A computed fold for a 116-nucleotide RNA from Fictibacillus arsenicus, annotated as SAM riboswitch aptamer (S box leader). Lineage of the source: Bacteria > Bacillati > Bacillota > Bacilli > Fictibacillus. The coordinates come from a structure-prediction model, not an experiment, and the mean pLDDT is 82.
């Protein structure tokens, strides 16, 4: 890096230390930031994807499935605004006929988990 799939209106940093200018992937927009942000390392935090694990049910049965729960000791992951907000296409309301708004639904991202 590519496929498939699940989830993205919850939740968690006014911390030390380093480092010294951009950052929220990409456009626009609208925020964050020398009162030092992003990011890195350490602490603290949130969180049941994965694994673990309880009870029920289901399968003849090894078992493996669903369902509701437990658990932050394990693998990952996250800790500024809904994934910050729009992007493409519809449906509806408005409407000065140029757009707003409002759902849904692609699509593009993030993360898990499997595959290659």
């Nucleotide at each position: 890096u590519u496929c498939u799939u699940a989830u993205c209106a919850c939740g968690a940093g006014u911390c030390a230390g380093g480092g010294g200018a951009g950052g929220a992937a990409c456009u626009g927009g609208u925020c964050c930031u020398a009162a030092g942000a992003u990011c890195c390392u350490g602490c603290a935090g949130c969180a049941a994807c994965c694994g673990c694990u309880u009870a029920u049910c289901u399968u003849u049965a090894c078992u493996a499935g669903a369902u509701a729960g437990g658990a932050a000791a394990g693998g990952u992951g996250c800790u500024a605004a809904u994934u910050c907000c729009a992007g493409c296409a519809g449906a509806c309301a408005u409407g000065c006929u140029a757009g707003u708004g409002u759902c849904u639904g692609a699509g593009a991202g993030a993360u898990g988990a499997g595959a290659a």